[in-house]
This is a predicted structure of a 723-nucleotide part of an RNA (large-subunit ribosomal RNA, domain II) from a Methanosarcinales archaeon.
The coordinates come from a structure-prediction model, not an experiment, and the mean pLDDT is 80.
It matches the Rfam family "Archaeal large subunit ribosomal RNA". The literature on the family includes a 2002 paper in BMC Bioinformatics by Cannone et al., "The comparative RNA web (CRW) site: an online database of comparative sequence and structure information for ribosomal, intron, and other RNAs".

Context: one part of a larger RNA
RNA sequence: GCCAGGGAGUGUGCUUGAGUGGCGAGGAUAAGGGUUUUAAUGCCCUGUUCCAGAGGGAAACCGAUUUCCCGCAGCUCGCGAGGGGAGAGGUGUUAAUGCGCCUUUAGUCACUCGGGUACGACCCGAAACCGGACGAUCUAGCCCUGGGUAAGGUGAAGCGGAGUUUUUGCUUCGUGGAGGCCUGAAGAGGUGCUACGGGCAUGUGUUCUUCUAACCUUGGGCUAGGGGUGAAAAGCCAAUCGAGUUCGGUGAUAGCUGGUUCCUACCGAAAUAGGCCUAAGUCUAGUCUCGGCAGAGGCAGCUGGAGAGGUAGAGCUACGGAUUGAGGAGCUCGGGGGAGAAAUCCUUCACUUCUCUGUCCAACUCCAAAUUUUCCAGCGCUGUAGAAGCCGGGAAACGGGGGCGCUGGGGUAAGCUUGCGUCCCAAGAGGGGAACAACCCCUACUGCAGUUAAGGUCCCUAAAUAUUGGCUGAGUGUUAACGGGCGAAAGGUGUUCAUCACCACAGACAGAGGGGAGGUUAGCUUAGAAGCAGCUAUCCUUUAAAGAAAGCGUAACAGCUCACCCUUCAAGGUGAUGUGCCCUGAAAAUGGACGGGGCUAAGCCAGUUACCGAUACUGCAGCCCUGAAAGUGUAAUGCUUUCAGUGGGGUAGGUAGGCGUCCUGUUAGGGCAGAAGCGCGGGCGUAAGUCUGUGUGGACCUUGCAGGAAUGAGAAUCCUGGU
Numbered sequence: 001g002c003c004a005g006g007g008a009g010u011g012u013g014c015u016u017g018a019g020u021g022g023c024g025a026g027g028a029u030a031a032g033g034g035u036u037u038u039a040a041u042g043c044c045c046u047g048u049u050c051c052a053g054a055g056g057g058a059a060a061c062c063g064a065u066u067u068c069c070c071g072c073a074g075c076u077c078g079c080g081a082g083g084g085g086a087g088a089g090g091u092g093u094u095a096a097u098g099c100g101c102c103u104u105u106a107g108u109c110a111c112u113c114g115g116g117u118a119c120g121a122c123c124c125g126a127a128a129c130c131g132g133a134c135g136a137u138c139u140a141g142c143c144c145u146g147g148g149u150a151a152g153g154u155g156a157a158g159c160g161g162a163g164u165u166u167u168u169g170c171u172u173c174g175u176g177g178a179g180g181c182c183u184g185a186a187g188a189g190g191u192g193c194u195a196c197g198g199g200c201a202u203g204u205g206u207u208c209u210u211c212u213a214a215c216c217u218u219g220g221g222c223u224a225g226g227g228g229u230g231a232a233a234a235g236c237c238a239a240u241c242g243a244g245u246u247c248g249g250u251g252a253u254a255g256c257u258g259g260u261u262c263c264u265a266c267c268g269a270a271a272u273a274g275g276c277c278u279a280a281g282u283c284u285a286g287u288c289u290c291g292g293c294a295g296a297g298g299c300a301g302c303u304g305g306a307g308a309g310g311u312a313g314a315g316c317u318a319c320g321g322a323u324u325g326a327g328g329a330g331c332u333c334g335g336g337g338g339a340g341a342a343a344u345c346c347u348u349c350a351c352u353u354c355u356c357u358g359u360c361c362a363a364c365u366c367c368a369a370a371u372u373u374u375c376c377a378g379c380g381c382u383g384u385a386g387a388a389g390c391c392g393g394g395a396a397a398c399g400g401g402g403g404c405g406c407u408g409g410g411g412u413a414a415g416c417u418u419g420c421g422u423c424c425c426a427a428g429a430g431g432g433g434a435a436c437a438a439c440c441c442c443u444a445c446u447g448c449a450g451u452u453a454a455g456g457u458c459c460c461u462a463a464a465u466a467u468u469g470g471c472u473g474a475g476u477g478u479u480a481a482c483g484g485g486c487g488a489a490a491g492g493u494g495u496u497c498a499u500c501a502c503c504a505c506a507g508a509c510a511g512a513g514g515g516g517a518g519g520u521u522a523g524c525u526u527a528g529a530a531g532c533a534g535c536u537a538u539c540c541u542u543u544a545a546a547g548a549a550a551g552c553g554u555a556a557c558a559g560c561u562c563a564c565c566c567u568u569c570a571a572g573g574u575g576a577u578g579u580g581c582c583c584u585g586a587a588a589a590u591g592g593a594c595g596g597g598g599c600u601a602a603g604c605c606a607g608u609u610a611c612c613g614a615u616a617c618u619g620c621a622g623c624c625c626u627g628a629a630a631g632u633g634u635a636a637u638g639c640u641u642u643c644a645g646u647g648g649g650g651u652a653g654g655u656a657g658g659c660g661u662c663c664u665g666u667u668a669g670g671g672c673a674g675a676a677g678c679g680c681g682g683g684c685g686u687a688a689g690u691c692u693g694u695g696u697g698g699a700c701c702u703u704g705c706a707g708g709a710a711u712g713a714g715a716a717u718c719c720u721g722g723u
Stems, first nucleotide, its partner, number of pairs: 001723006011119013026051003032045004055062002067086004074079002088103006122259002125256001129249006140223005146217003149213001151183003154179001158175007187210003192206002195204002225241001227237003262658006272285005288394006297382003301379008313367001314365002320361003325356006334349006400425007408418003430441003445622007455612003458597003464609001466608006477599002490584003494581002497578007511568005517541003522536003547562001550561003623648002625645008659712001661709006669701002677696008
């Protein structure tokens, strides 16, 4: 891992609601007793007590008599249970009006089920906390008692001899054998390496440290859990230590994780607001569901009418504020500069004002939308098959996410964050987008057939190698968009189309042939400056035309072109602006992507006609749900037929009806002429399941009607066993 078996909303008390039943202004009895009987238990008695029967008020205290109108069902044209309204009454408050609560009677007991609550309370799961015991055979320290430390080296003090000295002394040679001294075996340790590692749950190997001491060690003993011991690492205290182990409190608690077992039918959410030591939770509201009451309207849409409004935009000699430039005027205060002894004057800036000019605003508005929104009317949809509303039971949820719009706010930006609106995913399958929750189409009861949507029609691959007119030559492209797999600014004498201007058979444009001159080497400057270093000027003449020169060139000249003119040629040419497609700009790491092949259309733009293509739509057949009518029938649920529905996607969740297992009562049966179980088939049912054939098996099994449950397994790092 797999298989088998086990494995999770239970019980009691109180309380609340629904259903059913008993009695009913009452209902019910606990403990106890009696009676016998029945197997359990039933029946009877008692009436403590509980609920209801009156409320209002903090309390003291006070304390509920009618009646009228409308009106559903029904009967029938005004009656009308229930229902609604008014009025009246009780009480509190108040000086009073008024207002709040209550009154025109329904409860109570039992059973079943849905909730709440206290208990372990659906199941498993902590780390912890507290108490009592057990541990120092490991290890830490200490105490007692014993044991052990090869060999070699070094050579302290002391002592002796000799020398020397007045002496203390000094020198030297011996002797001597000190030391938390040295090398190193045993012993003790465990530094580096990491070969081995089926070992020894910390090892083997190699290397390394220490080895007469704060050394190593046998045996015995002492210290105990907030305690010990510790040359101190929060180390060690029996493979357990930032508080040992074990048993108990104990099923601690867990707003956290995981798991929670049969079927079908109907409806179907929320990820928001407010509160919370609240943010992983929970309460209330909103949203979902179920039941009831009541009895006629309701409303998402469209149109019209009457209103609301100050956003987008826009604007600013319309206010507030900000703000560019130019000009005019005023000068009161003020700053700088100047003149003057001063008064004062001039100038400039600032300020005020005027004219023109250029801008901006969430907290500006002379203006001012679209959308939105209120009321009314009409249309539409929906509703007596019961809507809207009201009351009550049960929830779940309160981590959301994406697209689009506001081109909202924040941010450089984000598959970012935070809002409002809407659609979707969540909880939505199917078709398309190569693949892909939320992009496009479409909302899936079952079966068969057809028609379409989005998107497609060369092959993979269903359907056009369809058609008409253009464009592109870059494999551009073959990508609806987004994630997304891009491509910008800037360029292009690549090419399409459009518009405008100019030139042109009195000859344009391009090409070719020729000319392109003179004053003059203009003046200045300069070594030189002659069209062409630089500065100034840029005239005149001859002309068909020719610059005091547009470029190359020279040291300076020279030289070669250009502008400009003529000839030749012959029909369009030149320029500008815009536009479509295309090109450059264009660099990333394994080889590589239009989905692929491939394609010059099988690319792009504009049009046309076919076809393919889904659970959409249509037809036929069937099932279920909700509801109506008729018939039939019962104590009752029912059954049959017909009809209606713009009913039948669905997570959490609510509601309804069923299937199966075990046991009990009752009823009715089966079985050695073969029960249950098991293997392989067949039939029926929407399903849970059920019936049956045959084989195996060898002794029990079960229908109907009721009742009771330790009642359904695939998951929980589930438990036990097997393999």